[in-house]
RNA sequence: GGGAGUAUAGCUCAGGUGGGAGAGCGCCUGCUUGACGUGCAGAAGGUCACAGGUUCGAGUCCUGUUACUCCCACCA
Repeated sequence: GGGAGUAUAGCUCAGGUGGGAGAGCGCCUGCUUGACGUGCAGAAGGUCACAGGUUCGAGUCCUGUUACUCCCACCA
C1' cells in the first nucleotide's frame, strides 16, 4: 500500500425480510438465613463506535472516518 472482519448495557453476546432495543452474568433493593452463600421476587443501567445520506420510519440499507483483529504485498 491492497483486501476482509468486528464495534449494541459494567462483561460475554443475540437482534431473520427496515417498524416493540433484548438475553445470560454482574451491580442495587426486598424476602429467605443467626450470618454469608444459595434460592425467590423486583428495579436500575443504552449517544446501537463517530459523522452524513436514503426512507414516513435505520442497530439493520448506502458513503466517509476512527479503533481493534486477520490475510496479502513491500521492506533499499